[in-house]
Context: one part of a larger RNA
Molecule: small-subunit ribosomal RNA, 5' domain
Organism: uncultured bacterium
RNA sequence: GAAUGAACGCUGGUGGAGUGCCUUAUACAUGCAAGUCGAGUGAGGCUUCGAGCCGAGCGGCGGACGGGUGAGUAACGCGUGAAUAACCUGCCCUGCAGUGGGGAACAACCUUCCUAACGGAGGGCUAAUGCCGCAUAUUGAACGGAGCUUCCUGGCUCCGUCUCGAAAGAUUUAUCGCUGCAGGAUGGAUUCGCGUAGGAUUAGCUAGUUGGCGGGGUAACGGCCCACCAAGGCGACGAUCCUUAGCCGGCCUGAGAGGGUGACUGGCCACAAUGGGACUGAGAUACGGCUCAUACUCCUACGGGAGGCAGCAGUAGGGAAUAUUGCGCAAUGGGCGAAAGCCUGACGCAGCAACUCCACGUGUGGGACGACGCAUUUCGGUGUGUAAACCACUGUCGGCAGGGAACAAAAGGCCCGCAAGGGAGUUUGAGUGUACCUGCAGAGGAAGCACCGGCAAACUUCGUGCCAGCAGCCGCGGUAAUACGAGGGGUGCGAGCGUUGUUC
Numbered sequence: 001g002a003a004u005g006a007a008c009g010c011u012g013g014u015g016g017a018g019u020g021c022c023u024u025a026u027a028c029a030u031g032c033a034a035g036u037c038g039a040g041u042g043a044g045g046c047u048u049c050g051a052g053c054c055g056a057g058c059g060g061c062g063g064a065c066g067g068g069u070g071a072g073u074a075a076c077g078c079g080u081g082a083a084u085a086a087c088c089u090g091c092c093c094u095g096c097a098g099u100g101g102g103g104a105a106c107a108a109c110c111u112u113c114c115u116a117a118c119g120g121a122g123g124g125c126u127a128a129u130g131c132c133g134c135a136u137a138u139u140g141a142a143c144g145g146a147g148c149u150u151c152c153u154g155g156c157u158c159c160g161u162c163u164c165g166a167a168a169g170a171u172u173u174a175u176c177g178c179u180g181c182a183g184g185a186u187g188g189a190u191u192c193g194c195g196u197a198g199g200a201u202u203a204g205c206u207a208g209u210u211g212g213c214g215g216g217g218u219a220a221c222g223g224c225c226c227a228c229c230a231a232g233g234c235g236a237c238g239a240u241c242c243u244u245a246g247c248c249g250g251c252c253u254g255a256g257a258g259g260g261u262g263a264c265u266g267g268c269c270a271c272a273a274u275g276g277g278a279c280u281g282a283g284a285u286a287c288g289g290c291u292c293a294u295a296c297u298c299c300u301a302c303g304g305g306a307g308g309c310a311g312c313a314g315u316a317g318g319g320a321a322u323a324u325u326g327c328g329c330a331a332u333g334g335g336c337g338a339a340a341g342c343c344u345g346a347c348g349c350a351g352c353a354a355c356u357c358c359a360c361g362u363g364u365g366g367g368a369c370g371a372c373g374c375a376u377u378u379c380g381g382u383g384u385g386u387a388a389a390c391c392a393c394u395g396u397c398g399g400c401a402g403g404g405a406a407c408a409a410a411a412g413g414c415c416c417g418c419a420a421g422g423g424a425g426u427u428u429g430a431g432u433g434u435a436c437c438u439g440c441a442g443a444g445g446a447a448g449c450a451c452c453g454g455c456a457a458a459c460u461u462c463g464u465g466c467c468a469g470c471a472g473c474c475g476c477g478g479u480a481a482u483a484c485g486a487g488g489g490g491u492g493c494g495a496g497c498g499u500u501g502u503u504c
Stems, first nucleotide, its partner, number of pairs: 001504004006500005013360006019353002021318001026316003030313003035061003040058002044054003068271003077196008087188002092184008100134001102132002109124006140164002142161007169176002197243003204234003209231004214226003246268004250261004273294005296307004324350001326349003332346001333344004363393004373384004397445001399440005407431001414423003448493005453474003459488005469476002
């Protein structure tokens, strides 16, 4: 000098864009943050009695996304480049084929009970796109065989079999679904090369350890797990141990090389009171699911129950320090739905804070050998100083009044079209009567902070007297202090200015 998620002191006019618990991954009152579908289904209720409305339960899809945090992790975690002939992929797209015929239940409901509560037990009835057989089936699976190919394999193609495997319907009749197979897209999984903090005052580490054979398990390879066999494997090119730490695109600095850093924003990872476990599912070992243990909080009829803000606000605590228990789904995006639509603290906005950056203002021109005041003085004067007064103007911001956007064109409905698609028109705004424009009055409402011995721009008077104090370094102060304190004057920056912390 530059920078900052900053803090502190003094001061503080306006607007825009951003940013805002870095500390206790501490504990949480309250509200909200994930639902939706009646065009899957049977009750119940309402009813204007209509193919109407509400709709718990069963069922489907979604709660694995989005949002938060950085505790752990020195690791194939991340970055980068490869590999999978060792893999999976709901919804979506393309192609081929199919959607036949049956059955038995369980909630809701009714009923008998238990319980303080949360909830639970027995009996009975019932529907379905819920569940279970049967039929049918290829290019599917399994097994056997043949050929092609190359990276060793489970690659590709063909053949065979008393082998195995499907399905679901709804409707306003336009469609939306369902099943099998093949391919695509997307998302994921695994493996490897290289890179990725400090300590040797950590030198040896290792028993599923290293490898093999055989099995189990997995979507899949593999000591991933198991039985047996062998005795290996790693290490001064730093193993092991200890400490610290989420990684990166980036960001800051610097001429660069480099150094520092990982807040916001984007990608990946990990975590969800702490520690385990699996279930469901295409996908989780699942923040607002289940379960066990522990700690804590709450309720209790003492038998037992309920809970998890590192979601958005908010509270207490900690701290030098970090905001509203706001508005809206209008836009973008997401979930569900045929759609209307519903949900969405994602998001869009508003509120608070000079926390940062940017822009603007606090007036402009004229005005004296130059008022008053103040300071100084060699008492003549000099400085403040065109500064003020005064005269003439201007009208940004702020105030008042009037006008007044964009962000919103879709979807749905209508017309054309077999369809893809096209066309006309309507509706929908939280922010918001906001931005912006015009007019009115009016200099009126808007300047401070640090410094002035040298470094380093800027000097005098008084007070003090090694005191009080200053100080980044050198150093000032013991009676004439340009260095302390105050006044006047000056210098620098300016809605900021200084100080402190941190980085280069």